About this RNA
Two RNAs folded together computationally: RNase P RNA and transfer RNA, 484 nucleotides in total.
RNA sequence: CCAGACGGCCGGGCGGUCGCUCCCUUCGGUGACGGAGGGGGAGGAAAGUCCGGGCUCCACGGCGACAAGGCGGCGGGUAACGCCCGCCGGGAGCGAUCCCAGGGACAGCGCCACAGAAAGCAAACCGCCCCUCUCGCGCGUGAGUAGAGCGAGGGGCAAGGGUGAAAGGGUGGGGUAAGGGCCCACCGCGGACCUGGCGACAGGGACGGCAUGGCAAGCCCCGCCUGGAGCAAGACCGAAUAGGGACGAUGCGCCUCCACCUUCGGGUGGGGGCAGGGCUGUCGCAGGCCCGAGUCGUCCGGGUUGGUCGCGAGAACCGUCCCGCAAGGGCCGGUCCAGAUGAAUGGCCGCCGCGUUCCCCGCUUGCGUGGGGAGCGGCACAGAACCCGGCUUACAGGCCGUCUGGCCCA
RNA sequence: CGGAGUGUAGCUCAGUCUGGUAGAGCACCGUGUUCGGGACGCGGGGGUCGCAGGUUCGAAUCCUGCUACUCCGA
Numbered sequence: 001c002c003a004g005a006c007g008g009c010c011g012g013g014c015g016g017u018c019g020c021u022c023c024c025u026u027c028g029g030u031g032a033c034g035g036a037g038g039g040g041g042a043g044g045a046a047a048g049u050c051c052g053g054g055c056u057c058c059a060c061g062g063c064g065a066c067a068a069g070g071c072g073g074c075g076g077g078u079a080a081c082g083c084c085c086g087c088c089g090g091g092a093g094c095g096a097u098c099c100c101a102g103g104g105a106c107a108g109c110g111c112c113a114c115a116g117a118a119a120g121c122a123a124a125c126c127g128c129c130c131c132u133c134u135c136g137c138g139c140g141u142g143a144g145u146a147g148a149g150c151g152a153g154g155g156g157c158a159a160g161g162g163u164g165a166a167a168g169g170g171u172g173g174g175g176u177a178a179g180g181g182c183c184c185a186c187c188g189c190g191g192a193c194c195u196g197g198c199g200a201c202a203g204g205g206a207c208g209g210c211a212u213g214g215c216a217a218g219c220c221c222c223g224c225c226u227g228g229a230g231c232a233a234g235a236c237c238g239a240a241u242a243g244g245g246a247c248g249a250u251g252c253g254c255c256u257c258c259a260c261c262u263u264c265g266g267g268u269g270g271g272g273g274c275a276g277g278g279c280u281g282u283c284g285c286a287g288g289c290c291c292g293a294g295u296c297g298u299c300c301g302g303g304u305u306g307g308u309c310g311c312g313a314g315a316a317c318c319g320u321c322c323c324g325c326a327a328g329g330g331c332c333g334g335u336c337c338a339g340a341u342g343a344a345u346g347g348c349c350g351c352c353g354c355g356u357u358c359c360c361c362g363c364u365u366g367c368g369u370g371g372g373g374a375g376c377g378g379c380a381c382a383g384a385a386c387c388c389g390g391c392u393u394a395c396a397g398g399c400c401g402u403c404u405g406g407c408c409c410a
Numbered sequence: 411c412g413g414a415g416u417g418u419a420g421c422u423c424a425g426u427c428u429g430g431u432a433g434a435g436c437a438c439c440g441u442g443u444u445c446g447g448g449a450c451g452c453g454g455g456g457g458u459c460g461c462a463g464g465u466u467c468g469a470a471u472c473c474u475g476c477u478a479c480u481c482c483g484a
Stems, first nucleotide, its partner, number of pairs: 001406010012352007020041009043381001047392002050390005055230004062285005068226005073087005088102001089100004103221002108219002110215003125161002127157007135149001137147001138145002169187006188210001189208002193204004234309004244300006253274009276291004316335004321330003353379001354377010411483007420436004430467001438454005460476005
C1' cells in the first nucleotide's frame, strides 16, 4: 500500500430571529389567565411488539397432579430471560475469524413420494458360481469324452452393474466353486475400565467382529420454566341518564348474645359461631377472602366523549479505585436528564461542513488527483406516549482501535 | 397506544393440522352448435403459493425474521 476480520463511537456544527410545550421564581388579576426572568425539551434504533421483568387489577397467587405453551451442550453473569460472557463439540475459511433450535431415534407410534428387485424383524432385476438333464461343436473307427457354448431345472452369493437423498462399515490382502468380517492388517464404529477436568468433554483402552439408516423446526420421552389480562391497566372528581331489560347460577338454614317492639305466640335490627355457595385452565389439599334475600356473572339497550392522578430519582447516568479472562459486581464522589393528549421538540436567514452536477486551471499517456468558482439537496434510517433489560429489523456518510493474508522498501 | 387474524390463477375460495411434481367455480382462448349473438357441449392455456432465511432427500404446508391488508378494544 492492497484485500479482509472483529470491536467501539459519531450520525451535521455555530450564530441571528420568530414561535411551541413543561417546570420554577416573581408581578398583576376574585378567577380563568396574562406579563417578566431563569431552566429542561427525541433515538441508536424512540420502530417491530419477538422474549424477560417492574407496576396495576383479578382478595392472595401457597403446595401437588394433570392439561396447554415454551426452553434444551457445560459453567458462570443477571431482578429475570429464549439475552450476554467464557469454555466444549461439530462445520466453513490459508488465516484473523465466523456459523450451529447443539438433549433422546435399542420406550413406543408414524413417515421415507417417484424411481428401484428390495425403503426397514431386508431383498435379488441384470450379473457371478456349482450340480443335474437335453441338444449339439471339436476330438475319436466306436463306446465315449478333457474343453467351449445354447436351453431347462435345482441350489449358492451379494463382489460388480443399475435405481435412489439414503441399499446393513471402508481400503488392501488371504481364502473360496463364486463370494461374503469368512479370516487378517490399518482406518471407522461401539466399548467395560483407567487418567485429566467443577462440568460439557478430552486422551488411552481389554474386548466386540459390525449389530442399533434418516426425520423429534412429526407425535412423543426426559429435564427445566410459566396464573390471566394489560396504562384504553387502574383510582378519583364532575357531567349526563330510564340507577332500564333479557338469560343463567346460587340461594329463604341452624345455634347463641345484645338492643327495641309486643296482643307474650313472636317480630325487627345488629354482633359472633357452625353448616352452605363462590374465588379467573382443570382437580385435590392447606389457609385466607367474599356472599348471604336479592346477590353474582354474561349479553342487549341508553347517556357522557370533560378533568385530575397513575407520570418519571431510576435494576438511572458520569468519574476514580478494587475484584473478575470476560459478561459483570462492589466502595466512594458527583449529576438531575422530555412528559405532550389531535398530541410540543419547529419555521426562516447567514456562515461552515457533507453529497451531487457543471465550468476553469495545474499534474498525469490514461484511469485519476489537487485547487478555485457556480447551481442543486436542507442532507441516512427514522420521531417518545407507563417504565426498564435484551433481541431483531432499517440506516447516506464518517472516525478510532486491535488483528489476519499478500506485496514493496529499509 | 394495546390485542388478534389473513395473504394460493384476473376474481372468490379449497389444499397447510398429518411435508412428496397445486386444485375447484366464475372469467379467458380455441372449436362445435346458430343467419348472428347469448346459453350449452368438447378441448386448452394461465401460478415468484406475499418476501427472505433455516430444518429436511424434498416446504404452499414446519420454524424464524420482514412486509401488506383486515378486525377488535376506553

It holds a member of the Rfam family "Bacterial RNase P class A". Rfam classes the family as a ribozyme. Rfam links the family to the GO terms tRNA processing, ribonuclease P activity and dimeric ribonuclease P complex.